[in-house]
RNA sequence: CCGCACUACUCGGGGAGUUAGCGGUGCCCUGUACCUGCAACCCGCUAUAGCAGGGAGGAAUUCCGGCCCCCGGACUUGUCUUGUGUCGUCUGCCCUGGAAAAGUAGUGAUGAGGGCUUGGUCCCGCGCAACGCUGCACCGUGAACCGUGUCAGGCGGGGAACCGAGCAGCACUAAGCGGACCGUGGCGUGUGCCGCGGGGCUGCCGAGUCUGAGCCAACUGCCCAGGUUCCGGACAUAAGAGAAGCUUCAAAGGCCGGUGUGCGG
Numbered sequence: 001c002c003g004c005a006c007u008a009c010u011c012g013g014g015g016a017g018u019u020a021g022c023g024g025u026g027c028c029c030u031g032u033a034c035c036u037g038c039a040a041c042c043c044g045c046u047a048u049a050g051c052a053g054g055g056a057g058g059a060a061u062u063c064c065g066g067c068c069c070c071c072g073g074a075c076u077u078g079u080c081u082u083g084u085g086u087c088g089u090c091u092g093c094c095c096u097g098g099a100a101a102a103g104u105a106g107u108g109a110u111g112a113g114g115g116c117u118u119g120g121u122c123c124c125g126c127g128c129a130a131c132g133c134u135g136c137a138c139c140g141u142g143a144a145c146c147g148u149g150u151c152a153g154g155c156g157g158g159g160a161a162c163c164g165a166g167c168a169g170c171a172c173u174a175a176g177c178g179g180a181c182c183g184u185g186g187c188g189u190g191u192g193c194c195g196c197g198g199g200g201c202u203g204c205c206g207a208g209u210c211u212g213a214g215c216c217a218a219c220u221g222c223c224c225a226g227g228u229u230c231c232g233g234a235c236a237u238a239a240g241a242g243a244a245g246c247u248u249c250a251a252a253g254g255c256c257g258g259u260g261u262g263c264g265g
Base pairs, nucleotide, nucleotide: 001265002264003263004262005261006260009057010056011055012030013029014028015027020046021045022044023043024042034054035053036052037051038050063258064257065256066255067254068253072249073248074247075245076244077243079241080240081239082238083237084236085235086234087233090232092231094227095226096225097224098223102220103219104218106215107214113211114210115209116208117207118206119205120204121203122199123198124197125196126195127194128192129191130189131188132187133186134185135184136183138179139178140177141176147172148171149170150169155164156163157162
C1' cells in the first nucleotide's frame, strides 16, 4: 500500500419552550437522512444524560475536530403603531369664578362719568274719591178681627129728634215687602295716587345746576384660583412593525486536519 472479516461510530440537525439539568413526543427553521413500542396537567434518563427491541452502513467524499460562511431564532437599545392602567400637582383642549382693561363691538360734546340741589317710587299720619255692606230720606204696596179716621147696611137705646157700639167699603198708616240708585249718615279695604304734612336704611327713575371725556365688560387677548380624563400629553405595561448590535445559539454548505483491531499478500 492492497484484499478479507470485525469494532468504535453513524443512520439527521438546530431554535424557542418545558426541565434541577439532559433528551424525546408537541411547535418552529432547515433539509431528505431505518423500523416498532412509550410519551405534555407527559415519557425516559443523570453529566458517559431518551428507554426497550430489531435492521443497515462501517476506517472513510460517509466518523470526529477546527475554521469560514450563513437560512433561521433568542437577547439588548432606540423609534413608530395599537391596546390597557395611572396621573388634573399636566394646566395642551374645554368649563366655572374672580381681577384687569390691550384690542373688537356698543355708547358719549344732541354731554361720558362725577358733584350739588330737589322731586317721584317707598313708609307713616290726616283727608278726599271709588267700591262693597248697611241706616235714614223718596216712590209704591201693605192690617178680615187683635191700628187710626169716616163709617152704608144691619144691630142697640129713645115717644121722637137724635145718640151709641161698630162689620164691610174707602182713605191714611205700623211692622213687612218691592222699586229708584238721585240725596244724606255709619262701617270696611291687597281700591286710587287725588290733596296736605312728615320721614327717609338701601336701590331705581326724573328735573335743575356745576365740571368736562370717557363709560362699558358682551367677545378676543393677559393674570389668579378651582374643576374635568372625551381628545391631547407624561409614565408604566402588553403585543406588533422596522432599525442598530465589538451580544448569543445555529441547520445546510465550503476548506483543513485527525482516526482503529485481526488475518493474509
The RNA shown here (Bacterial large signal recognition particle RNA) has 265 nucleotides and comes from an Oscillospiraceae bacterium.
Its Rfam family is "Bacterial large signal recognition particle RNA". Its family is annotated with SRP-dependent cotranslational protein targeting to membrane, signal sequence recognition and signal recognition particle, plasma membrane targeting in the Gene Ontology.
The coordinates come from a structure-prediction model, not an experiment, and the mean pLDDT is 76.
The source organism's lineage runs through Bacteria, Bacillati, Bacillota, Clostridia and Oscillospiraceae.
A source record names the gene ffs.